[in-house]
RNA sequence: GCCCCUGUAGCUCAGUAGGAUAGAGCGCGAGAUUCCUAAUCUCGAGGUCGUGGGUUCGAAUCCCACCGGGGGCG
Numbered sequence: 001g002c003c004c005c006u007g008u009a010g011c012u013c014a015g016u017a018g019g020a021u022a023g024a025g026c027g028c029g030a031g032a033u034u035c036c037u038a039a040u041c042u043c044g045a046g047g048u049c050g051u052g053g054g055u056u057c058g059a060a061u062c063c064c065a066c067c068g069g070g071g072g073c074g
Base pairs, nucleotide, nucleotide: 001073002072003071004070005069006068007067010026011025012024013023019057028044029043030042031041032040050066051065052064053063054062
């Protein structure tokens, strides 16, 4: 330098032939239960979906450029 994969909540990830308020588990906070703790149950907070543009009535999803991570080739 070229090619491929990848980036979504604090962490691990799901969601892609464009559509309804963007989700799960763990973690975190509150409550219930308990003599206390753990476990269990209920509720809650937390997101510019890597960044910037474009297409579209509408983009996490499609297109372009760039950035980070991983791999391959030279």

Predicted 3D model of a 74-nucleotide RNA (transfer RNA) from Thermodesulfobacterium geofontis OPF15. The coordinates come from a structure-prediction model, not an experiment, and the mean pLDDT is 82. It is recorded under the gene name tRNA-Arg-CCT-1-1. Rfam family: tRNA. Gene Ontology term of the family: triplet codon-amino acid adaptor activity. From the family's description: Transfer RNA (tRNA) molecules are approximately 80 nucleotides in length. By type it is a transfer RNA. The source organism's lineage runs through Bacteria, Thermodesulfobacteriota, Thermodesulfobacteriales, Thermodesulfobacteriaceae and Thermodesulfobacterium geofontis. The same sequence occurs in records of 2 taxa.